[in-house]
Predicted 3D model of a 350-nucleotide part of an RNA (small-subunit ribosomal RNA, central domain) from a metagenome. RNAcentral holds the full RNA, with entries from SILVA. The prediction has a mean pLDDT of 88. Rfam family: Bacterial small subunit ribosomal RNA.
Context: one part of a larger RNA
Parts: sequence; C1' cells; structure tokens
RNA sequence: UUGGGCGUAAAGUGUGUCUAGGUGGAAAGAUCAGUCAGAUGUGAAAUCCCAGGGCUCAACCCUGGAACUGCAUUUGAAACUGUCUUUCUAGAGGGUAGGCGGAGGAAACAGAAUUCUGCAAGUAGCGGUGAAAUGCGUAGAUAUGCAGAAGAAUACCGGUGGCGAAGGCGGUUUUCUAGCUUAUUCCUGACACUGAAGCACGAAAGCAAGGGGAGCAAACAGGAUUAGAUACCCUGGUAGUCCUUGCCGUAAACGAUGCAUACUAGGUGUAGUUGGUUUCAACCCCGACUGUGCCGUAGCUAACGUGAUAAGUAUGCCGCCUGGGGAGUACGCUCGCAAGGGUGAAACUC
Repeated sequence: UUGGGCGUAAAGUGUGUCUAGGUGGAAAGAUCAGUCAGAUGUGAAAUCCCAGGGCUCAACCCUGGAACUGCAUUUGAAACUGUCUUUCUAGAGGGUAGGCGGAGGAAACAGAAUUCUGCAAGUAGCGGUGAAAUGCGUAGAUAUGCAGAAGAAUACCGGUGGCGAAGGCGGUUUUCUAGCUUAUUCCUGACACUGAAGCACGAAAGCAAGGGGAGCAAACAGGAUUAGAUACCCUGGUAGUCCUUGCCGUAAACGAUGCAUACUAGGUGUAGUUGGUUUCAACCCCGACUGUGCCGUAGCUAACGUGAUAAGUAUGCCGCCUGGGGAGUACGCUCGCAAGGGUGAAACUC
C1' cells in the first nucleotide's frame, strides 16, 4: 500500500458554523461526456505463458502461437451516472395558530446565612479534636437582643426533571435576543447531507490593567500526629475565588461512543405538546409526536455489554489508528505578555 479497525485493547477533532471538495429525492424529454458492444490501426524485438524442436539432460538456444489486459480513430446502444430543458412534493425551508424551558445578554430588587462595627445586657470561659494544643477572652470574649456595613451565593421547590452545539445554565421582576416543539398542510420547489482549510464559542486554573474582598482558601506560619510528617487533623492566612476589559485555548472537554438519513420484537417510567373519550368541564382512560431513563428479543460483540437515544442492518461525508518505551520529547515552523499551546520525528532499546 491493499486491507482491517476506532465504548473499555492503538484510534471520534472539546463544540458549532461555513468555503472548496465528495455525495445527493420523484417523473418526462433531449444529449452521449462517463459506461457498454463491434470494427480498424497501433501496442518493435527480447522477456513472460503455451505447443513443438536443437545441444547426451538441464540451464541455454530455435520455430510457431497466444498474450502485451493499453492508446487512438470509427460505427453503434441508451438502462445507470453526468449535463441541459420541463414538471412534482415525500427531503429541506417558510407561513398561520398555540405551547415550553435553571437557553443567552442587560438592569433593578428580595430574604435567609456569614463576618465585621456600634450599643445594651451579662460573666468566665470560648473554640477545636480521636484526644489535645496553638488561637480568642477580665483591655469583658463565647452565648443573647437591637441597629448598621460589606461581599458572595441563592435553602425548601429540585426530580436518572428541564434547556443549550458543546463548555455549561438554578432567588424574583422587567426588557432585548435566540431555540425547540405541537396542530394545520397554506407557500417555495431539492433550495439537501457532510465538511479539509478558515472563522466563532469554549470548565477550572493561569496571565495583564483597574476595581472589590464577607466566606472559603493553594503558598506560608503555628499546634498536633508520627521513627520522621515538607501530609492527612486543628488554629490562622496571602494570591485566588467576585466585577469590568483583554489574553490563554486546555480537561477523565466522557456516553471514554463524529454527523446525517432509512429500516429492524416488545415491556415499563417520566417531561412537553396534542387528538379522541367524557352531555359541557377538570380528572381518569385510549392513542400520536418530540425528548429523557430503566429492562429486554433478534442481531452484534473477544468478553463486558449494547439493543429504535444501537455498539443491529445499510448508505453518504469527515476525523483518527497501525507494537511497547524513547515521547506528546527534540528540532523546525507557528500562536502567546508569560505560563505554555498547535504541529511533531529519529537514533537507541525491548
């Protein structure tokens, strides 16, 4: 390379969006580029293959045939692919009428708790632990009441419940923006799928500048424990955690499972919408769609397991893997203020 693979053995980019490219629904007509068939020319000889023959055999050599799977020209075929024209509605998008949600941005507000401050009242302890000590307290602490300040987070509801592409999102109200879903089948008429590069988003930590700082808390200090204890436990405590703006661009960024479409036993929860039933109505009950769970048949799987939310059966497109270590290292390039990120070897060794 041909292949074979990617939940856990190596392997799905963290996620989206889109360009090139690849792939692409139904009907009719045209064309004949691909495709298929025939013919002609060419495809040197040698080699290879087959049948004979010659050196005593063989290697080797000679003769004949086939082959040289190709290319060009030409004559046809018209199913499929392509191209062009016309049409369609099952894909896709839109309209109308509803619904849903911790989806995102901004602003305002609320009540618990914590800490601090002041005042009151009050006295000897408080705190902490396995037990203690460091620590705080007669300069009046802890506990209690009232008042005030500050910052951060929103108990209960809360749920294998919801929303979001992922990261993620949770007090209330207002406002701006986006999404999904149901019904209808009104409109457009293949407008679609995927997606190298590019662009955007991207937890935490970290960085820069300016604010903020209650609680928590790397580092650090002290007390314990211990043979030691640069830890686990305790008392403190600074960056940080919070806000604004700008970087960083990584995670076990996980469902360790790329996206889209179609098909393939069931059972049972749950969320949203909706149709039927109910004289009307709310329940109950019976269905449909969309999501989210559990169990499970066939199948698949090395097994574990998976099983309509597939890891089953298929198609399209992308990414990635190819023994362990060396190594996600070196070097180069590139991005970054830095930390470092991206790309990414070899020698050697087993």